Predicted 3D model of a 65-nucleotide RNA (Glycine riboswitch aptamer) from a Gammaproteobacteria bacterium. The prediction has a mean pLDDT of 75. The organism belongs to Gammaproteobacteria, within Bacteria. The sequence was found by an Rfam model in a public genome assembly. Of the family's consensus pairs, 88% are formed in the model.
Order: sequence, then C1' cells, then structure tokens
RNA sequence: CUCUGGAGAGCGGCCGGCCGUCCGGCCCACCGAAGGGGGUCAAUCUCUCAGGUGCACGGACAGAG
Repeated sequence: CUCUGGAGAGCGGCCGGCCGUCCGGCCCACCGAAGGGGGUCAAUCUCUCAGGUGCACGGACAGAG
C1' cells in the first nucleotide's frame, strides 16, 4: 500500500435558500478509535484544539497478502 472486519455519541432546536429527501448559519448537549496536546514503558489513559454524533464518508486497531 491492497483486501476484510471495525465502536462510541441528537438524521436535536431555530433561521434562511432554489421549499426538499438537499444545502448553509447559529445555539445547546454529547462521543473518544483519524490527527494533535499532556502523561506514560506502552495504552482504547487523559484533554477535546481540530474532528465526529441517521446513511454515506472517515476510522484507531486486528487478520491476510
């Protein structure tokens, strides 16, 4: 790198748009398994900046090549 498996947490409320199954903004709450900070021998520990909270995407980690 490729394939497979792969969790957690509101498809919340309000407003606007081309009126909608879609998109954007704002507010509160929530998650910890991309990354990042702290700590540690290490860690799925800790923080939640970013990210994420229907599906999709993403996804640490595990197995095989």